RNAcentral holds the sequence, with entries from ENA. The RNA shown here (transfer RNA) has 73 nucleotides and comes from Jenufa perforata. Its Rfam family is "tRNA". Rfam's curators write: Transfer RNA (tRNA) molecules are approximately 80 nucleotides in length. Lineage of the source: Eukaryota > Viridiplantae > Chlorophyta > Chlorophyceae > Jenufa.

[in-house]
RNA sequence: AGACGUAUAGUUCAGUAGGUAGAAUUUUGGAUUUCAAAUCCAACAGUUGCGGGUUCGAGUCCUGCUGCGUCUG
Numbered sequence: 001a002g003a004c005g006u007a008u009a010g011u012u013c014a015g016u017a018g019g020u021a022g023a024a025u026u027u028u029g030g031a032u033u034u035c036a037a038a039u040c041c042a043a044c045a046g047u048u049g050c051g052g053g054u055u056c057g058a059g060u061c062c063u064g065c066u067g068c069g070u071c072u073g
Stems, first nucleotide, its partner, number of pairs: 001072007010025004019056001027043005049065005
């Protein structure tokens, strides 16, 4: 320099023909227990990396940039 992949909650990840974002875990509260752990219930947590475009509507499609990874030279 070129090619490909990836970026979504504090963390690990899902989200298949575009229809308005979810699970586990962490944390907090409650139930249970003599206390605790474990278990159960609930809550909090996201301008979907940053811009632009298409569309009535974009995490999803197109495009530029940035970070990370792999490959080629």